[in-house]
Context: one part of a larger RNA
Molecule: large-subunit ribosomal RNA, domain VI
Organism: Bacteroidota bacterium
RNA sequence: CGUUAGAAAUUUGAGAGGAUCUGACUUUAGUACGAGAGGACCGAGUUGGACAUACCUCUGGUGUAUCUGUUGUGCCGCCAGGUGCAGUGCAGAGUAGCUACGUAUGGAGCAGAUAAGUGCUGAAAGCAUCUAAGCACGAAACUGACCUCAAGAUGAGAUUUCUUUUAAAGGUCGUUAAAGACGAUGACGUUGAUAGGCUACAAGUGUAAAGGCAGUAAUGUCAUAGCUGAGUAGUACUAAUUACCUGUAGA
Repeated sequence: CGUUAGAAAUUUGAGAGGAUCUGACUUUAGUACGAGAGGACCGAGUUGGACAUACCUCUGGUGUAUCUGUUGUGCCGCCAGGUGCAGUGCAGAGUAGCUACGUAUGGAGCAGAUAAGUGCUGAAAGCAUCUAAGCACGAAACUGACCUCAAGAUGAGAUUUCUUUUAAAGGUCGUUAAAGACGAUGACGUUGAUAGGCUACAAGUGUAAAGGCAGUAAUGUCAUAGCUGAGUAGUACUAAUUACCUGUAGA
């Protein structure tokens, strides 16, 4: 821009893509078969491998603005306590998020028409013959079925609802995240929990500083403390103010 007024939601599916894998074991059954040795088809069940998709409850990884320990050195006048730098100084842990080594799920079953092949009936050719007429089976391949996209499918589809003109709706702007290079997408904008802050909790770290007590002291203890990024809930304290623009066909 189109889809012949403009919107919102739900859809049909022409068409396109994806997936399509496979082992072992148990049973049938030591059965059929076979002199024996050996040893099934068909069917039923269990459990794996690789692959794919989704997710983070569990198990792990990461987690450079979390917590702790600690070395050297500089600074805060000194002590104490902190802080800068040294690959995050080094080391031990670790929430959210992201992840696999983790968890869940999938390949199935079925139908149609067939290939090689197997047949029935059956002539040409008094026989025979799956074929010439006719009929029935038959594969991970084909067409459906399963999953995803899909009306620019210009053949532009359908249904429901809203608006009837200062409209419905959308945008600018602002707070933003399950989104993100930017656009876009999603949530929210005081009739408000959208983000920050605060409070509580979860979770992490591991018992802060100051002081008392014990000890010559290091240190221990009073003390599950103190601190804390992303998590969950609550709370208008702060910021989402005011406003502007598009839209306006036909009758």